This is a predicted structure of a 75-nucleotide RNA (c-di-GMP-I riboswitch aptamer) from a Pseudomonadota bacterium. It was read from a public genome assembly, where an Rfam model found it. It matches the Rfam family "c-di-GMP-I riboswitch aptamer". Rfam links the family to the GO term cyclic-di-GMP binding. The model forms 95% of the base pairs in the Rfam consensus. The organism belongs to Pseudomonadota, within Bacteria. The coordinates come from a structure-prediction model, not an experiment, and the mean pLDDT is 82.
RNA sequence: UCGAAAUAAAGCCAAACCCGCUGAAAAGCGGUGACGGAAAGCUACGGGUCUGUAACAGAUAGCCGAGUUGCCUUU
Numbered sequence: 001u002c003g004a005a006a007u008a009a010a011g012c013c014a015a016a017c018c019c020g021c022u023g024a025a026a027a028g029c030g031g032u033g034a035c036g037g038a039a040a041g042c043u044a045c046g047g048g049u050c051u052g053u054a055a056c057a058g059a060u061a062g063c064c065g066a067g068u069u070g071c072c073u074u075u
Base pairs, nucleotide, nucleotide: 004075005074006073012037013036018031019030020029021028022027035062041068042067043066045065046064047063048060049059050058051057052056
C1' cells in the first nucleotide's frame, strides 16, 4: 500500500418525544435529545412501505437489494 474479517478504546453519526420553520400530506430542515449504528456517508436504479390533488406526483438510503466513495484500532 492492497484485500478480508472483527472491534464501540478514542473519535463519528444519530432514533423517538418536544420546540421553531417549510409542505396539501407523507415528510424534510434547524435546535434539544440519544434508541441505536461499523458505512445510520452518498445515489430513488429494482422491490417494499407511506402521502396525495391518486393518470400521475412526492416521500422513505435508520426497510431490503444494488451501485459508488471513505475511515480509527487489531488480526